Two RNAs folded together computationally: RNase P RNA and transfer RNA, 477 nucleotides in total.
Rfam match: Bacterial RNase P class A. About the family: Ribonuclease P (RNase P) is a ubiquitous endoribonuclease, found in archaea, bacteria and eukarya as well as chloroplasts and mitochondria. For this family Rfam cites "Ribonuclease P: unity and diversity in a tRNA processing ribozyme" (Frank and Pace, Annu Rev Biochem, 1998).
[in-house]
């Protein structure tokens, strides 16, 4: 210099003006009083609630509030049950309330390395698929090639047996050549008519078995087999484990209104309940008919739920780590069309042009331009995806000294 | 705030065991007609919304983004 990896921060500080908005305290005005309470006393003040306004303390967005892609809390319905189906995860082992997340450790690929990355279980359970090219693509095959051992046809030699020599028709062969993403193990010696794991060594892969080490994935070592193929499960599908369904517009109290009006369908019933069936549980059970659907009607005010939570910080302590356990301290947005802004100064950043020291790296000044992604709405724990940028620690590589 | 669907030519829209990128309609050029319009005959045009991943191969199969349409309140 140039990489990786972890942690933090992020309206860039500090002010002045003007403004938003929760809670509270004072003050003033309006209203309102059914019980209690306290004073004068039968009608008023006090006080109390409710609303407006003034002023005063105090709280006021994130690391993603995002996307809603995953767990769970919480609410309702059986606090969740059987079976089939459907989704989903997918080495091992811990961690959590749970996960598909987090950690450590195994394998494989990648990088010189620090590291990174991996839907990482199963195609000897079955079924499928693999265009084009190619001779052949799933118990595979022969175009170019190689061969003449066996049959076969031809010369020619020989008295017979039978030999020599051509072609390569029949046939052997899979070493080389070519296509393909993928061609049924590689180097060598032996052998062969020519080859071939056909035989031998070595060495890569499978499968079986034995000892040793590890909870375990898995690793190291002996041995034996028959030379021995394989790819796709983010195809179907099997295995193994998980999932009841709807979400704060969930559920609940009060007030206000209004036609329980019309049409269909309803008793082996509707509904919770989603695909199915069982089962539980609530309504109705013979039409004045429970509940479904659609068409009409009515309000769209208040209050709970709602912000104190698996809650943040700091010590210790356990533990390679996620993380857990004890103690101390802290309280830290909460609207209901939805609030943290705007504006101005000085003072650091960064980036660009000018000018002036300086031998350089740089320094000083003035002038213009930038400062991101984006907005909590029931809460939490992760993923993932946006983002000018700043600070730190630990590590690897190359050069220098 | 919650859900669910879509995106393939210039518009509308096919497209299944993963393997040619299409059809109507419009453009464009020649014929045909005295000229034009219907017809005929050949043609252009596409980052299959964008990126990444499995797979020899992705428009399809999984993942993340990005636009765009759509439904969801409560009494009787």
């Nucleotide at each position: 210099u140039g990489a990786g990896u972890c942690g933090c921060c992020g309206a860039g500080a500090c002010g002045g003006c003007c403004g938003c908005u929760g809670c509270u305290c004072g003050c003033c005005g309006c209203g309102c009083u059914g019980c209690a309470c306290c004073c004068c006393a039968u009608g008023g003040g006090g006080a109390g609630c409710g609303c407006g306004g003034c002023g005063g303390g105090u709280g006021g967005a994130g690391g993603a509030a995002a996307g809603u892609c995953c767990g769970g809390g919480c609410u309702c319905c059986a606090c969740a049950g059987g079976g089939c189906g459907u989704g989903g995860u997918g080495g091992u082992g811990g961690g959590u309330a749970a996960c598909g997340c987090c950690c450590a450790c195994c394998g494989g690929c990648c990088g010189c390395g620090a590291g990174g990355c991996c839907a990482g279980a199963g195609c000897c359970a079955g079924u499928g698929c693999a265009a084009c090219a190619g001779a052949g693509a799933g118990c595979a095959g022969a175009c170019c090639g190689c061969c003449g051992a066996u049959g076969g046809g031809c010369g020619c030699c020989g008295c017979c047996a039978g030999g020599c020599g051509c072609c390569a028709c029949a046939g052997g062969c899979a070493a080389g050549g070519g296509u393909g993403a993928a061609a049924c193990g590689g180097u060598g010696c032996g052998g062969u008519a020519a080859g071939a794991g056909c035989g031998c060594a070595c060495c890569a892969g499978c499968g079986g078995g034995g000892c040793g080490g590890g909870u375990g994935a898995c690793c190291g070592u002996c041995c034996c087999g028959g030379c021995u193929c394989g790819g796709u499960a983010a195809a179907c599908c099997u295995c193994a484990c998980c999932a009841g369904g709807a979400g704060a517009a969930a559920g609940c109290c009060c007030g206000c209104g209004u036609a329980g009006g019309g049409a269909g369908g309803g008793a082996u019933g509707a509904c919770g309940u989603g695909g199915c069936c069982c089962g539980c549980g609530u309504c109705g059970c013979g039409a004045u008919g429970a509940c479904c659907u659609c068409c009409g009607g009515g309000u769209a005010g208040g209050g709970c739920g709602u912000u104190c939570g698996a809650g943040g910080c700091c010590g210790c302590c356990g533990g390679c780590g996620a993380c857990g356990g004890c103690g101390g301290u802290c309280c830290c947005a909460g609207a209901g069309a939805c609030a943290u802004g705007g504006u101005c100064g000085u003072c650091a950043c960064c980036g660009g042009c000018c000018g002036c020291c300086g031998c350089g790296a740089g320094g000083c000044g003035g002038c213009c331009g930038g400062g991101a992604c984006a907005g909590a709405a029931c809460c939490c724990g992760g993923c993932u995806u946006a983002c000018c940028g700043a600070c730190g620690g630990c590590u690897c590589a190359g050069g220098a000294u | 705030g919650g859900g669910g669907a879509u995106a393939u030519a210039g518009c509308u829209c096919a497209g299944u065991u993963g393997g040619g990128a299409g059809a109507g309609c419009g453009c464009g050029u020649g014929g045909a007609u005295c000229g034009c319009a219907c017809c005929c005959a050949c043609g252009a045009g596409g980052u299959c919304g964008g990126g990444g991943g499995u797979u020899c191969g992705a428009g399809u199969c999984c993942c993340c983004c990005u636009a765009u349409c759509u439904c969801c309140a409560c009494c009787a």